[in-house]
RNA sequence: GGUAGAGGUUGCAAACAACAAGAGUAAUUUAAAUGAGCUAGGCAAUGCGUUGAGUUUAAAUGAAAGGGGAGUUUGCCGAAAUAAAGAUUAUGUCAAAAAUCUUUGUUGGGAAUAUGGAGAAUAUCCAUAUGACUGUCAUUAGCUUAGCUAAUGUUGUGCUAUC
Numbered sequence: 001g002g003u004a005g006a007g008g009u010u011g012c013a014a015a016c017a018a019c020a021a022g023a024g025u026a027a028u029u030u031a032a033a034u035g036a037g038c039u040a041g042g043c044a045a046u047g048c049g050u051u052g053a054g055u056u057u058a059a060a061u062g063a064a065a066g067g068g069g070a071g072u073u074u075g076c077c078g079a080a081a082u083a084a085a086g087a088u089u090a091u092g093u094c095a096a097a098a099a100u101c102u103u104u105g106u107u108g109g110g111a112a113u114a115u116g117g118a119g120a121a122u123a124u125c126c127a128u129a130u131g132a133c134u135g136u137c138a139u140u141a142g143c144u145u146a147g148c149u150a151a152u153g154u155u156g157u158g159c160u161a162u163c
Stems, first nucleotide, its partner, number of pairs: 001163005008077001011076006019068001027061008037048002041094003080107010108134002112130007135155001137153007
């Protein structure tokens, strides 16, 4: 250097069909009241509006998207996620957000708690911190000595097997 593997409160990610929630919300229609403005976050443009837009109340009808838990299937073990910077996409413009790619960095794994952010949400996700659990390797000690147990420390560009 190549090849093949292992960890596990469900290792990571994707797709699929239902389901819960979103929500009796948005929107539409009708009736009444009010009355000059309304029109994506801002600006502009366009369109609508005294033949009553818009707003409020009541009644009737009544969604969707992103996200989600479990299941099935598939691909895998930096799997993948995330931070910063840059580029591209669409848009009248500015800003924000989203998607993809590149570079650099962080993270062995999952959960719990706290704080912060996203989110309709107490679901869930992300970041940081905490100690415990767990996997690998190393050191020390013990034992019933292929090994097991305990303590301490490290962590994937690692570890194991093999060429």

Annotation
Lysine riboswitch aptamer from uncultured Cetobacterium sp., 163 nucleotides, folded computationally. Lineage of the source: Bacteria > Fusobacteriota > Fusobacteriia > Fusobacteriaceae > Cetobacterium. The sequence is in RNAcentral, with records from MGnify. The prediction has a mean pLDDT of 79. It matches the Rfam family "Lysine riboswitch aptamer". Rfam describes the family as follows. Riboswitches are metabolite binding domains within certain messenger RNAs that serve as precision sensors for their corresponding targets. Rfam 15.1 lists 3,224 matches to the family in 1,923 species. Its family is annotated with lysine biosynthetic process in the Gene Ontology.